[in-house]
RNA sequence: GGCCCCAUCGUCUAGCCUGGUCUAGGAUACGUGGUUCUCAGCCACAAGACACGGGUUCAAAUCCCGUUGGGGCUG
Numbered sequence: 001g002g003c004c005c006c007a008u009c010g011u012c013u014a015g016c017c018u019g020g021u022c023u024a025g026g027a028u029a030c031g032u033g034g035u036u037c038u039c040a041g042c043c044a045c046a047a048g049a050c051a052c053g054g055g056u057u058c059a060a061a062u063c064c065c066g067u068u069g070g071g072g073c074u075g
Base pairs, nucleotide, nucleotide: 001074002073003072004071005070006069007068010028011027012026013025020058031045032044033043034042035041051067052066053065054064055063
């Protein structure tokens, strides 16, 4: 240099191929409340994410192009 893969709540992950549904779902951690003499556990609630820029479209996490970062193969 060439080719391929990946990037979503603090962490892990589903959804992407095949565009549209309820508020982008789940687990865990943290927070609040309940239960308990206290803690743990359990129950309820709250908060929390589509790497960045552009394009296509009535509509993009999803399709297209580029950038950034990470990983792999290879001249």